Description: c-di-GMP-I riboswitch aptamer from Candidatus Aerophobetes bacterium Ae_b3a, 76 nucleotides, folded computationally.

C1' cells in the first nucleotide's frame, strides 16, 4: 500500500414524521428528530425509478444497481 470492515476508539451523516421557505410537480433547502449508514463524502457518467405531458424531460432521485474521483480508523 491493497482488499476488508470488529460488540474497538474519536468522530460524522441523518430515514419516517412535523414547523417554515421556494417549486407547477417530483423535489430542494433550513429547524427539530432518529429509521438506518463504513464512504448515507462527491460527480446525474451507464442503467433504473419520479413528476410534468397527447407523447416527450431540458425538471428531479446518490439512502435503487453499477462506475470515477476522494476520505477517517485498523481489530481478524
Nucleotide at each position: 500500500a491493497g482488499c476488508c470492515g470488529a460488540u474497538a476508539g474519536a468522530g460524522g451523516c441523518a430515514a419516517a414524521c412535523u414547523g417554515u421557505u421556494c417549486g407547477a410537480a417530483a423535489g430542494a433547502a433550513u429547524a427539530g428528530g432518529a429509521c438506518g449508514c463504513a464512504a448515507a463524502g462527491u460527480c446525474a457518467c451507464a442503467g433504473g425509478c419520479c413528476u410534468a405531458u397527447c407523447a416527450a424531460a431540458u425538471g428531479g432521485c446518490g439512502g435503487c444497481u453499477g462506475g470515477g474521483c476522494u476520505a477517517c480508523c485498523g481489530a481478524a

Lineage of the source: Bacteria > Bacteria candidate phyla > Candidatus Aerophobota. Its mean pLDDT, the model's own confidence on a scale to 100, is 85.